[in-house]
A computed fold for a 544-nucleotide part of an RNA from an uncultured bacterium, annotated as small-subunit ribosomal RNA, 5' domain. The coordinates come from a structure-prediction model, not an experiment, and the mean pLDDT is 82.
Context: one part of a larger RNA
């Protein structure tokens, strides 16, 4: 002088940060990841319309189908569930930090550029019937759609192949040529003159998407070199181990893997022990030393051990298989779970908070949008944990009251301190006004441009009109009354600021070191007083 601090007395308000350090122990409840109907058949409830039927003479009433809007939606389908949030067990290097390098690599979504978007074709979900099972969840037979699945056509790059120029750093790299080989896709929504069609629609555009290539972005792998704890009471370690040839496998290199060959690699090695690891914190005049909690990068981890599967991306925190310990259901045949997400609960601990509020705001994810989802996040509450500030009153008052202490009894102290006079009104209370954070969205209207096209559409942007604030009636301004509602801690022998007087008597106690206490104790215990700091002060525990 610090601190995620606890522990003891005390405790007025505000900001602003901050709060399981210990058992990676177990976990009740809620919620935390979904979205799109504009990819697509169904369904349901409705509004409009419309054909038939029964009943009646008839108005009507009922019952059924169709067709066309709108809402909701279990499926099937497409992104997204890899991020976002947690946490530090593990791991002394497959980590991290800095610096290189890939001629040995991948990138969905974004942005930009070029080129295409052809032809059919058969399921399987939902449905329907029939069945199994306590339940999880199934099992048959039938029917159907797509931007879901599969053939076929075409290919401007690209790709494998063959050849040629350049150029390099061995492998190799860029660029040309090639009747060479084989490979792609998919629709939806709006609007609409004219044609063509009974019509649906075709046809046109515009706006979303599809598929094939080049680039950009970001973003992920992979390789070197250096540095990054403690023990020699660990000296010797190593058989896929070290190199070569093949193959294999990967998005790529490589003993990644495998056969075969050759003996070789490492030396602060191997073993044990602790520890996530940096930007940075804290102290220190520095050098260093100690540490790495909040922010923020980067690894790892998700009951525990193992797998791979989908995907651009995982060997996947709230997917999936399998083993195990546990816990919960069960009709004992079998099933279900995984808070090291927010909140909350037991438990152990000297110790760490709300089962709030709300998507307005930032930022994510799905959709054309509207809008949904979003314990992320922005708020709000707890807790002097910390840091900062603010107040607990100002000014005047001496026969220096009265009561306490002390005392040489003359007095001195407490002390301008109460009292009392005048005033002020932060903060707290009450009472009225009242906000910044807002950006959007919607409807009209206007608009560069697409376009044969004055028909449509429509970017950024502008113009009106309506809407949209959790926190909040909060911060913040006026008013209003009244000094009213607000000060403890610790020390006072010397270090170290600040003494007396009673009690006690080596007793009772004190203590951080020296060290006090056995009858006058400025060191123990109360009391005056005084000195420190003040919503705080100590005390203990840890770094320097």
């Nucleotide at each position: 002088a610090a601190c995620g601090a606890a522990c003891g007395c005390u405790g007025g308000c505000a900001g602003c940060g901050u709060g399981g350090a210990u058992g990676a122990g177990g976990c009740a409840u809620g919620c935390a990841a979904g979205u799109c109907g504009a990819a697509c058949g169904g369904u349901u409830a409705u509004a409009u319309u419309u054909g038939a039927g029964u009943a009646g003479c008839a108005a009507u009433a009922u019952u059924u189908g169709g067709a066309u809007g709108u809402a909701a939606u279990a499926g099937u389908g497409g992104c997204g569930g890899a991020a976002g949030g947690g946490c530090g067990a593990g791991u002394a290097a497959u980590g991290c930090a800095a610096g290189a390098g890939c001629a040995a690599g991948c990138u969905a979504c974004c942005c930009c550029u070029c080129g295409g978007u052809u032809c059919g074709g058969g399921a399987c979900a939902a449905c329907a019937u029939c069945u199994g099972g306590a339940a999880a969840c199934g099992g048959a037979u039938g029917c159907u759609a797509a931007u879901a699945c599969c053939u076929g056509a075409u290919a401007c790059g690209a790709a494998c192949c063959a050849u040629c120029a350049c150029g390099g750093a061995a492998u190799c790299g860029u660029g040309g040529u090639g009747u060479g080989u084989g490979g792609a896709a998919a629709g939806g929504c709006u609007g609409g003159g004219a044609c063509c069609g009974c019509a649906a629609g075709g046809c046109c555009a515009g706006c979303c998407g599809c598929c094939g290539a080049a680039g950009g972005a970001g973003g992920c792998g992979c390789u070197c070199c250096u540095g990054u704890g403690c023990c020699a009471u660990c000296a010797g370690c190593u058989a896929g181990u070290u190199g070569g040839u093949a193959a294999g496998g990967u998005a790529a290199c490589g003993g990644c893997u495998u056969a075969c060959c050759a003996a070789g690699g490492c030396u602060u090695a191997c073993g044990g022990c602790u520890a996530g690891g940096u930007g940075g914190a804290c102290u220190g005049a520095g050098a260093g030393g100690u540490u790495g909690g909040u922010c923020a990068c980067c690894c790892g981890c998700a009951c525990u051990g193992g797998g791979a599967c989908u995907g651009a991306g995982a060997c996947a925190c709230u997917g999936c298989c399998c083993a195990g310990a546990c816990u919960c259901c069960u009709a004992c045949g079998g099933g279900a779970g995984g808070c090291u997400g927010c909140a909350g609960u037991c438990g152990a601990g000297g110790a760490u908070c709300a089962u709030u509020u709300g998507c307005a705001a930032u930022g994510g994810g799905g959709g054309a949008a509207a809008c949904c989802c979003u314990g992320a996040c922005a708020a709000u509450g707890c807790g002097a944990c910390g840091c900062u500030g603010c107040g607990u009153g100002u000014a005047g008052g001496a026969u220096g009251a009265a009561g306490g202490u002390c005392u040489u009894c003359g007095g001195a102290u407490u002390g301008u301190a109460a009292a009392c006079u005048a005033c002020u009104g932060u903060c707290a209370u009450a009472a009225g006004g009242g906000a910044a954070a807002a950006g959007u969205g919607u409807a009209g209207g206007c608009g560069a441009g697409a376009u044969a096209a004055c028909a449509u559409c429509a970017a950024a942007g502008c113009c009106u009109g309506c809407u949209u604030g959790a926190u909040g009636g909060u911060a913040c301004c006026u008013u209003a009354a009244g000094a009213g509602g607000a000060a403890g801690a610790g020390a006072c022998g010397g270090c170290u600021a600040a003494c007396u007087c009673u009690g006690u008597g080596c007793c009772a106690g004190c203590a951080g070191c020296c060290g006090c206490g056995g009858u006058a104790a400025u060191a123990c215990a109360g009391a005056g007083g005084u000195c420190u700091c003040a919503a705080g002060c100590g005390u203990u525990g840890u770094u320097c």
Rfam family: Bacterial small subunit ribosomal RNA. The RNAcentral record of the full RNA draws on ENA.